[in-house]
RNA sequence: GGGCUAGUAGAUCAACGGUAGAUCGCCUUCUUGGCGUGGAGGAGGCUGGGGGUUCAAAUCCCUCCUAGUCCA
Numbered sequence: 001g002g003g004c005u006a007g008u009a010g011a012u013c014a015a016c017g018g019u020a021g022a023u024c025g026c027c028u029u030c031u032u033g034g035c036g037u038g039g040a041g042g043a044g045g046c047u048g049g050g051g052g053u054u055c056a057a058a059u060c061c062c063u064c065c066u067a068g069u070c071c072a
Base pairs, nucleotide, nucleotide: 001071002070003069004068005067006066007065010024011023012022013021018055026042027041028040029039030038048064049063050062051061052060
């Protein structure tokens, strides 16, 4: 320098172009003499940045950034 893959909640990951979810973690509460386990509820996302296409974009296109990997 070129190719490919990935970037979404604190962490690990989902999501046929049509309201962004799960598990763990965190908070509250019930249960216990107390902790843990278990039950119920809740908070937490401008989907890496910027443009474009579309009635509508996490999703499609372009570009940039970051990480990984392969080739030279």
Molecule: transfer RNA
Organism: Microcaldota archaeon